[in-house]
RNA sequence: GAAGUCCGCCAGGCAGCCGCUGUGCGCCUCGUGCGCAUGGAGGAAAGUCCGGGCCCCAUAGAGCAGGAUGCCGGCUAACGGCCGGGCGCCGUGAGGCGAUGGAAAGUGGCACAGAAAAUACACAGCCUAAGUUCGCAAGAACCGGCAAUGGUGAAAAGGCGGGGUAAGAGCCCACCGCAGUUCGUGGCAACACGGCUGGCACGCUAAACCCCAUCCGGGGCAAGGCCAAAUAGGGAAGCCAUGGCGCUGCUCGCGCCGCUUCCGGGUAGGCUGCUAGAGCGUCGCGGUAACGCGUCGCCCAGAGGAAUGGCUGCCGGGCAGCUUCGGCUGCCUUACAGAACCCGGCUUAUCGGCGGACUUCCACU
Numbered sequence: 001g002a003a004g005u006c007c008g009c010c011a012g013g014c015a016g017c018c019g020c021u022g023u024g025c026g027c028c029u030c031g032u033g034c035g036c037a038u039g040g041a042g043g044a045a046a047g048u049c050c051g052g053g054c055c056c057c058a059u060a061g062a063g064c065a066g067g068a069u070g071c072c073g074g075c076u077a078a079c080g081g082c083c084g085g086g087c088g089c090c091g092u093g094a095g096g097c098g099a100u101g102g103a104a105a106g107u108g109g110c111a112c113a114g115a116a117a118a119u120a121c122a123c124a125g126c127c128u129a130a131g132u133u134c135g136c137a138a139g140a141a142c143c144g145g146c147a148a149u150g151g152u153g154a155a156a157a158g159g160c161g162g163g164g165u166a167a168g169a170g171c172c173c174a175c176c177g178c179a180g181u182u183c184g185u186g187g188c189a190a191c192a193c194g195g196c197u198g199g200c201a202c203g204c205u206a207a208a209c210c211c212c213a214u215c216c217g218g219g220g221c222a223a224g225g226c227c228a229a230a231u232a233g234g235g236a237a238g239c240c241a242u243g244g245c246g247c248u249g250c251u252c253g254c255g256c257c258g259c260u261u262c263c264g265g266g267u268a269g270g271c272u273g274c275u276a277g278a279g280c281g282u283c284g285c286g287g288u289a290a291c292g293c294g295u296c297g298c299c300c301a302g303a304g305g306a307a308u309g310g311c312u313g314c315c316g317g318g319c320a321g322c323u324u325c326g327g328c329u330g331c332c333u334u335a336c337a338g339a340a341c342c343c344g345g346c347u348u349a350u351c352g353g354c355g356g357a358c359u360u361c362c363a364c365u
Base pairs, nucleotide, nucleotide: 001361002360003359004358005357006356007355008354009353010352012315013314014313015312016311017310018309020040021039022038023037024036025035026034027033042336046347047346049345050344051343052342053341054220055219056218057217061252062251063250064249066216067215068214069213070212071085072084073083074082075081086100087098088097089096090095101211102210106209107208108205109204110203123150124149125146126145127144131142132141133140134139158176159175161173162172163171177200178198179197180196182195183194184193185192186191224272225271226270227269234263235262236261237260238259239258243257244256245255246254247253279298280297281296283294284293285292286291316333317332318331319330320329321328322327
């Protein structure tokens, strides 16, 4: 100097004028009136994909069904999240990705090609040892042996080097691979390394069914609570204590004493829930980290059909053109996009800027 990898932060600032809104205070003509002070939309507020706080079922359970997660350890209120580690794959590397338990419990699937796709009946082929027949002999035929060679395919009865055989084959041997509730060392563990034993199951697939381990009640702020008002204390049918209803589906169990369906009528108003929190920030300690503990400080929207805005000036930033490299001119204030009970995550969209750590290459010293 160039090219990369990972992490963190910001998302304009100041001022003036006008406008909207929450809270507090004051005044008054008591009217969403006036005045002053103070606050007012994000890193994703989005998707509604997970997990909870909170509320109701409800007095609170058990089992089955069903669902979710899936290597080990830790963090957390919890999670399918985060952090660290193991293993596998990709990358020269910093790093990235992983739907990461079990195929010897069982069932299913592997198109086409190929003889054959999982207890393999052999397409092309190799042998003729042993046995039978023919032949003077060479040899031929029958019977028999083979899965090593070739071909097909993503994958064809572990790989490779030797021995052995009629020709071959873990048939035998060394090394590698594989298996072992085997032994030792290191590690909390996943696992890694080494030794021993065994010729060894016939591959892949479980985001196929399944098995194993762990976990899970249901519904949701349109939850729920209070007040006021109005109507028709209407009509019909069914079950009716050996019953009905509720607790997601089923069973048990428990609770209540009425419940279910259809037709018709009234109301949809006000208040609350509704913002001080598993909150934020500085510093210190512990921890590899996620994070935890402690001290000090701060209050940072609460609308109710839905406010949080517009204009101007200066500064800052970005883009384009020009440049005498001092700067000048013009444009923009951004892209993605707006809280609705709240919080922790994940995923998706996206203009621009700042900072840190690390890796590789080139040149010079």
Model confidence (mean pLDDT): 78 of 100. This is a predicted structure of a 365-nucleotide RNA (Bacterial RNase P class A) from Betaproteobacteria bacterium HGW-Betaproteobacteria-14. The source organism's lineage runs through Bacteria, Pseudomonadati, Pseudomonadota and Betaproteobacteria. Rfam family: Bacterial RNase P class A. It is annotated as a ribozyme.